A computed fold for a 475-nucleotide part of an RNA from an uncultured bacterium, annotated as small-subunit ribosomal RNA, 3' major domain. The prediction has a mean pLDDT of 83. Its Rfam family is "Bacterial small subunit ribosomal RNA". Gene Ontology terms of the family: structural constituent of ribosome and ribosome.
Context: one part of a larger RNA
């Protein structure tokens, strides 16, 4: 100087407390361990692995296994030699890769050759093989915590100290005051984006107050530029104003005005460093290994197994509910090998149909809620697993192994032990919608809007963190 302490002081955080909803019990989905297997490819491992990389394993993907093939190779460059094809179509053999046969079939040229392709030979290619403890790059984490340092000066023999400590204050090493320090840098904050208010400009594909036409209804039409909205530019918030407290400071408490008040709300943004943290399987790369195989092509299988254990979710156990009828109100997105309307058929998935739309124009678009009825506390008109049958869709192909529909079947489950998670406001909880991936497949993920709470006395205690100080047989 650090690190540590079941030492001390101060402070903070959904840390506890106060609340709300859960997980842990059931069924299912999904990931992991284990076991099994020819293979169940491989990585990730307390927090910070486990709905993670994977924004989507039927084939392919695919790295794994079995079998069948190839060996200058599926892919790149170069040289030498030989050749004219390559390729397409048909056909035969085969599981296919592939091989044979038939037909068609090169370009330019200064006639030397060149391009391109095939065969042979040689250099080499190739490797999702190993090492993340050889590395780059990227990422997680402490932590959006308030810290981490430097120059000059001063002090100390020196390691080092000071500054950065102290008194206040702040979300903040934020600011003020003091001080052998004076300054500065990386962080904090601000600058950026979205959102909340207003103004100006602009009105089409959006809007419709007044006027007129028109309809069963309808901005449907003339028209309008007020309103909503769209999208650009400005304004607006700065402790600016008033009062109290404070040290006449920084600041803090209350108030006014204001759409918004003390960082308005949210996002992006992550200091010096820590964990030999993660990744050689995104990519790049040293070294090692492999080279008729650890490369590469193909068919089939596997990654989907199943006494079990754990994580994360979904659906429930019901009356604040289930079912039936009727009937409103979004936002954000997507759309051409696409979104697909009206109509028609079907109980339905869907089929048919084909209008419109490269989209403020057309299409995909709510549910919970409201209103009326029924059920009356039951393993039920709760719950939907499982299984049978019949169909639909995608796709060469749905058996291993997809999704959906209808009918039938109707399991566990009556609120969950020890323990444990999230959340402080448009939040939790709850309801649906969209998108990416994608031929098809979403209870996952990323977004969006609807409905919309309870509680916080407080910081003694648990956990994590910051500053000062103290002890130390630790470095």
């Nucleotide at each position: 100087u650090g690190a540590c302490g079941g030492g001390g002081g101060c402070c903070c955080g959904c840390u506890c407390a106060a609340g709300c909803a859960g997980u842990g019990g059931a069924g299912u989905a999904u990931g992991u361990g284990g076991u099994u297997u020819a293979a169940u490819u491989a990585g990730a491992a307390g927090c910070a692995a486990c709905g993670c990389g994977a924004a989507g394993a039927a084939c392919a993907u695919u790295a794994c296994c079995a079998g069948g093939g190839c060996u200058u190779g599926a892919c790149a460059u170069a040289u030498g030699c030989a050749g004219g094809a390559a390729u397409a179509u048909g056909u035969u053999a085969g599981a296919g890769a592939u091989a044979g046969c038939a037909u068609a079939g090169c370009u330019c040229u200064u006639c030397g050759g060149a391009g391109u392709c095939u065969g042979c030979a040689u250099a080499c290619a190739g490797g999702u093989g190993g090492u993340g403890c050889a590395u780059g790059g990227u990422u997680g984490u402490c932590g959006u915590c308030a810290g981490c340092u430097c120059g000059u000066g001063u002090c100390g023999u020196g390691a080092g100290a000071u500054g950065u400590u102290g008194g206040g204050u702040u979300a903040a090493g934020u600011c003020c005051c003091g001080c052998a320090a004076c300054g500065a840098g990386c962080g904090c904050a601000a600058c950026c984006c979205c959102u909340g208010u207003g103004a100006u400009u602009a009105g089409u594909u959006g809007c419709c107050a007044a006027c007129a036409c028109g309809u069963a209804a309808a901005g449907g039409u003339g028209g309008g530029a007020a309103c909503u909205c769209u999208a650009a530019u400005c304004a607006g918030a700065c402790u600016g104003c008033c009062g109290g407290u404070g040290a006449u400071a920084a600041a803090u408490c209350g108030g006014a005005g204001g759409a918004a008040g003390g960082u308005g709300g949210g996002g992006a943004c992550g200091a010096c460093g820590u964990c030999a943290a993660a990744u050689c399987a995104u990519c790049a790369u040293g070294c090692c290994c492999u080279u008729u195989a650890u490369g590469u092509c193909c068919u089939g299988g596997g990654c989907u197994a199943c006494a079990c254990a754990c994580g994360u979710a979904c659906u429930a156990c019901a009356a604040u509910g289930g079912c039936c009828g009727c009937u409103a109100c979004a936002g954000a997105g997507g759309g051409a090998a696409g979104c697909u309307a009206a109509g028609u058929a079907g109980u339905g998935a869907u089929a048919u149909g084909g209008a419109g739309c490269a989209a403020a124009a057309c299409c995909c678009u709510a549910a919970a809620a409201a209103c009326g009825g029924u059920c009356u506390c039951a393993g039920u008109u709760c719950g939907g697993a499982u299984u049978g049958a019949a169909g639909g869709c995608u796709g060469a192909a749905a058996u291993u192994c997809g999704c959906c529909u209808u009918c039938a079947u109707g399991a566990a489950g009556c609120u969950g032990g020890a323990a444990u998670u999230g959340c402080u406001a448009g939040u939790a909880a709850u309801g649906g919608c969209a998108g990416g991936u994608c031929a098809g497949c979403a209870u996952a993920c990323u977004g969006c809007c609807g409905u919309g709470a309870a509680u916080a006395c407080g910081u003694u205690c648990c956990c994590g963190g910051g500053c000062c100080u103290u002890g130390u047989a630790c470095a």